Predicted 3D model of an 86-nucleotide RNA (c-di-GMP-I riboswitch aptamer) from a Planctomycetota bacterium.
The organism belongs to Planctomycetota, within Bacteria.
Its mean pLDDT, the model's own confidence on a scale to 100, is 78.
Rfam family: c-di-GMP-I riboswitch aptamer. Rfam describes the family as follows. GEMM was predicted in a large-scale screen for bacterial structured RNA regulatory elements. Clan: c-di-GMP_I riboswitch clan. A reference for the family is Sudarsan et al. (2008), "Riboswitches in Eubacteria Sense the Second Messenger Cyclic Di-GMP", Science.
The RNAcentral record of the sequence draws on Ribocentre.

[in-house]
């Protein structure tokens, strides 16, 4: 450099509930909180899939389909990143 990832040092991140606040929603900003995380750091316009949400035509009335939107703490994927026992 690369793989890997300690009951290692130092630091970092923050689910579920609760409060505010935005938004038809999925959700998402602050506050508190800590269930986990070696990329839980960044890409959802320029990676490809899964869920979800809202409209919208049609109609067989709950799927499908288009279109816009949410998830990066669904999973592959690209990029860069601090430590260093085995």
């Nucleotide at each position: 450099u690369u793989a890997c990832g300690a009951c290692a040092a130092a630091g970092g991140u923050a689910a579920a509930c609760c409060c505010u606040a935005a938004g038809u929603g999925a959700u998402u900003a602050g506050g508190g909180g800590g269930c986990a995380c070696a990329a839980a750091g960044u890409g959802a316009a320029u990676a490809g899939g899964g869920u979800c949400u809202u409209u919208a035509a049609a109609u067989u009335u709950a799927a499908a389909u288009a279109a816009a939107g949410a998830u990066g703490g669904c999973c592959u994927c690209a990029c860069u990143a601090c430590c260093g026992a085995a």